Predicted 3D model of a 75-nucleotide RNA (transfer RNA) from a Candidatus Bipolaricaulota bacterium.
The organism belongs to Candidatus Bipolaricaulota, within Bacteria.
RNA sequence: AGGAGCGUAGCUCAAUGGCAGAGCGCCGCGCUGUGGACGCGGUGGUUGCGGGUUCGAGUCCCGUCGCUCCUCCCA
Numbered sequence: 001a002g003g004a005g006c007g008u009a010g011c012u013c014a015a016u017g018g019c020a021g022a023g024c025g026c027c028g029c030g031c032u033g034u035g036g037a038c039g040c041g042g043u044g045g046u047u048g049c050g051g052g053u054u055c056g057a058g059u060c061c062c063g064u065c066g067c068u069c070c071u072c073c074c075a
Base pairs, nucleotide, nucleotide: 001071002070003069004068005067006066007065010024011023012022013021018055025043026042027041028040029039030038048064049063050062051061052060
């Protein structure tokens, strides 16, 4: 320098262009001698960022940032 992939909750990941969710975590209560486990309830979002298309975008298009991988150049 060229190419490909990824970016969504604190973490790991879902979501056919049509209500943004799950598990874990975290908080409270129950249970317990204490804790864990278990049970009940609660807590969760600028879908990396900026535009575009659309009645409607996490999803499609363009740009951009970051990360990963592959190829190449110089040393």
It matches the Rfam family "tRNA". Rfam classes the family as a transfer RNA.